[in-house]
RNA sequence: GGCUGGGUAGCUCAGUGGUAGAGCACACGCUUCAUAAGCGUGCCGUCGAGAGUUCGAUCCUCUCCCCAGCUA
Numbered sequence: 001g002g003c004u005g006g007g008u009a010g011c012u013c014a015g016u017g018g019u020a021g022a023g024c025a026c027a028c029g030c031u032u033c034a035u036a037a038g039c040g041u042g043c044c045g046u047c048g049a050g051a052g053u054u055c056g057a058u059c060c061u062c063u064c065c066c067c068a069g070c071u072a
Base pairs, nucleotide, nucleotide: 001071002070003069004068005067006066007065010024011023012022013021018055026042027041028040029039030038048064049063050062051061052060
């Protein structure tokens, strides 16, 4: 350099065109003599950046950035 896959919450990941979710973590509460476990509530996102298509884009197209792998 070429090809492939990936980038979404603090972390691990879902989500293949119609209001962005789960688990863990964190805060508060319930429970306990206390802790852990359990239960409830809450908090959390400019969906890597920009442009295009569309009534509508995390999703489709293009360019760029970053990560991993393969190849020369």
Background: A computed fold for a 72-nucleotide RNA from a Candidatus Magasanikiibacteriota bacterium, annotated as transfer RNA. Its mean pLDDT, the model's own confidence on a scale to 100, is 83. Its Rfam family is "tRNA". The family's RNA type in Rfam is transfer RNA. NCBI's taxonomy places the organism under Bacteria, Bacteria candidate phyla, Candidatus Magasanikiibacteriota.